Description:
The prediction has a mean pLDDT of 82. Predicted 3D model of a 509-nucleotide part of an RNA (small-subunit ribosomal RNA, 5' domain) from an Acidobacteriota bacterium. Rfam family: Bacterial small subunit ribosomal RNA. The family has 99 seed sequences and 42,628 matches in Rfam 15.1. The sequence was found in a public genome assembly.

Context: one part of a larger RNA
This record gives sequence, C1' cells and structure tokens, in this order.
RNA sequence: GAAUCAACGCUGGCGGCGUGCCUCAGACAUGCAAGUCGAACGAUUAAACUCGCCUUCGGGUGAGAUAUAAAGUGGCGCACGGGUGAGUAACACGUAAGUAAUCUACCUUUGAGUGGGGAAUAACAUCGGGAAACCGAUGCUAAUACCGCAUAAUGCAGCGGCAUCGCAAGAUGACAGUUGUUAAAGCGAGCAAUCGCGCUUAAAGAGGAGCUUGCGGCAGAUUAGCUAGUUGGUAAGGUAAUGGCUUACCAAGGCUUCGAUCUGUAUCCGGUCUAAGAGGACGGUCGGACACACUGACACUGAAUAACGGGUCAGACUCCUACGGGAGGCAGCAGUCGGGAAUUUUGGGCAAUGGGCGAAAGCCUGACCCAGCAACGCCGCGUGAAGGAUGAAGCCCCUCGGGGUGUAAACUUCGAAAGAAUAGGAAGAAUAAAUGACGGUACUAUUUAUAAGCUCCGGCUAACUACGUGCCAGCAGCCGCGGUAAUACGUAGGGAGCAAGCGUUGUUC
Repeated sequence: GAAUCAACGCUGGCGGCGUGCCUCAGACAUGCAAGUCGAACGAUUAAACUCGCCUUCGGGUGAGAUAUAAAGUGGCGCACGGGUGAGUAACACGUAAGUAAUCUACCUUUGAGUGGGGAAUAACAUCGGGAAACCGAUGCUAAUACCGCAUAAUGCAGCGGCAUCGCAAGAUGACAGUUGUUAAAGCGAGCAAUCGCGCUUAAAGAGGAGCUUGCGGCAGAUUAGCUAGUUGGUAAGGUAAUGGCUUACCAAGGCUUCGAUCUGUAUCCGGUCUAAGAGGACGGUCGGACACACUGACACUGAAUAACGGGUCAGACUCCUACGGGAGGCAGCAGUCGGGAAUUUUGGGCAAUGGGCGAAAGCCUGACCCAGCAACGCCGCGUGAAGGAUGAAGCCCCUCGGGGUGUAAACUUCGAAAGAAUAGGAAGAAUAAAUGACGGUACUAUUUAUAAGCUCCGGCUAACUACGUGCCAGCAGCCGCGGUAAUACGUAGGGAGCAAGCGUUGUUC
C1' cells in the first nucleotide's frame, strides 16, 4: 500500500447493490418450515338444486345429482429443497480413466399384453382397560391394498454346438435349437363406437447413483518400526455388483526412511485476497462434492435412506404424571437464554422463478421473491454556484507599523440530493381474458427548503506559531520528545490529509 463475514473510539444526510453468530456441533419457550390426490376406496353428504311422500303451509322426511380431505384404507412425495462443518489426512475431494463386476422410481421412444377368481382388514359399531399417551376383544365392509390360477417372450435359468471380439476371466451375435420358469388394476368422459389417464412385461435413451484404479493437495522423527481378518489362496454365504465384505480351512504373508505407524491440525474444490510475476495466505457469501442432524448403535419401508422436522434400543438432559407410566430433540425461518470485542424481524406474499401432489381447478412450499434492522462493505449523489472589500466584527499573532483567518462571511443574482404537501403513476404478467407481495413503491410535475466530520502538523510524511507545564503531567509505529524560551506533552489560532466518514486494533499478502 492492498484486503477483511471484522470489532472499538469520535462523528453521521440520501440512494442503489450486496453482506450480516468467525465464539458454545451450548441449551431452547412459542409459531410456522411437507404435503397432496374424492378422476383408486369404503364413508359422510351441511348449505344450495331436482324429484317423491307427509304437512298445522311454518316446515319435516326419503332418494338423486352435487359436494366434502376432520378421521381411515390406498397411491405418489417425504432420499428434493433448507441448515451446519462436529467428525474425516480418507478414493473424502479434485482430475483422468475403468465397470467384460452393477442398479435406476418419475420422464422419453418402441414392441407385446391387460383373462378369470379368492380370502381379509382399517374406518365404523358394541364392550372393556388406562390419569394420560394410547391399547385390547367381538362383529361388519371396500379398493389401483393383499393372495392363488390362466396366458407369455426378444425376459430369466439350464443344456448343445457355431462365428466374431478379448491377454484372460469372459463378452457379443445368429441358432426360425431345446427344456423349465415368471405378470397385470382399474378409473374417468361419452347414448354408444371409442378416447384419455393408468397397470404388467420387454428393449433402448436421458438424467442419476454404486464400486474400482492412476495421479495431486498439511505439520511433527523430541513418533521407527507397524499389522492377526492382518496379506494371499480355496470353498461357501452375502450384495444390484467386485472384494476378507463375512465365515471355515490352508499358506505366512502385507506396509515402511520415496517416512509406514503414531501424534497434532484440518471438510475438499471452482475460487478469493495479495503480488509485475513466480509465489504466499485463505476456502465466509455464490456454485459443485462430502459428512452430520442431542450422543452411540440398529434395522424397517422403498427405485434409492442405515432417513434433520420416520422407527427401535441404550445414554445424558428437559418436561408431564393419578408414581403405574409417558413426551421431546431449531447445525430449517424468525425468536429466547448463555458465551462473546461482535452479527438482524417471533415481518409480507406465493405476484414471479422453482419444487411436491393432482386430469384439472387448485392445495402446500420460512425454497424463493420482497420488506424491516445495521455506514458492515462497494458504488453513486448531496451539504450549494457565480459575483462580492486595499478586506466588517470576533478570535489569533505582532517588532504595535501591521499580519492571519479571508471572497471566507454579510449582501446580490441563480439553483435544488432528500423530506413534506398536492396531482399523476409503472415495467416486472408468461394471457383471448383474469392474476403484483413489493406498493400508491420507483419515477414525473408544482410548491417548500434540511445536512460535516475525523485524524494529523519533529524526521520517515503533506502541514507552525503562541500560551500552559517543567524528566512532572504526558506522547510514541520506529528513531525518540519532556529536567523554564518544547514546531514532539496539554489548549488555542493557523495549516495538511481524507471525507459521510475518519482514526485505532486484530488478521493476510
């Protein structure tokens, strides 16, 4: 000098765009943050509508159509999105490859199929238990829930030889080869024909994921030896899949001064800062990957989770209790306490973008878009412009003549960031139309007229005098100032620099 997720002191007008718990991965009151589908199903049908019946003419009642998401079965979603960086020195990440060792819901394309049956169960009803959380028994019922049967190949498995490719394990292809085996669900519109949405199976694609490998990126030798599923083999199990991944048996291997093991520290990268560069430092916001969700372990479901707002067990902590037993997890958005030098509102809206569900209307969305707070940062604007005295007053200095502040002020003419008032008023909306949280905001016109500080002045380093003080009080980044004429301390006048900031401190180059 540049930089900063900064803090502190003094000061503080406006706007735009950003950023905002770096410390205790400490504990959390309250609200919200993941639902949706009635065009899968039973169920219920209030109001309004249609029809029938009864009627005291007020209305009542039954059916239909329509509607209903509080509860239940079922489907899809909840593995995304959002947060944090504790752990991790590792195929975690980056990069380049491999998978002839693999999987893939929804989506796209293509082929084939969608026949016929069965048994339950929740909701519900009745009864019972419990303080509660909730639970049990009996009975009834539906489905795109569940289970058989049929059919089926270009699927899967076995057998047989052939061809091509491959170092090989093996892969691919055609056999009009052969044997066995495996599936399905309906719903809506329509008078109907049929159409639409589904369902099953197969092949391919896209996107996604798993696994393996080469190379790369911290410190310490005041850590020199480490290792028993350890290293390899055979067999089996397990997995979507290779593999000591697991088990049995066999062998005795494997790693290491090119730093194993141990210890400490640390998420990694795109990038950011600095520097002429080479380098050095960093990894907050934004984007990609990983890991974690009170601590530890475990599985269930599912295409995929060893699952932040799912489950089970154990532990610590908090809460309720009728003492028998239960409930909870903000490293989601706000917010509270605590810690700290230090970090915001318990705001508005789904209008846009995107996501989930749905045929759609739509519903949900603290993602997101906005607003609020903070000079925390960057950028822009303003606090007036021109004229105006041999130069007011005040203050300061003085050799008492004068000099400085100083065209500065007053005064004259002109002008107007913001705010206020009045009048108008967007784009962002994609549409045939409708739909804007922001917001009556930005912006425009007219009237009016509010805003400068901070640091420094011995040299480095731009800027000097007076008074006070007298090695005192104090200053100080380094050199050093101060002991009676201090341009270095304190005050004043003047000056220099930067400016809504200025200076100090911390950190990096």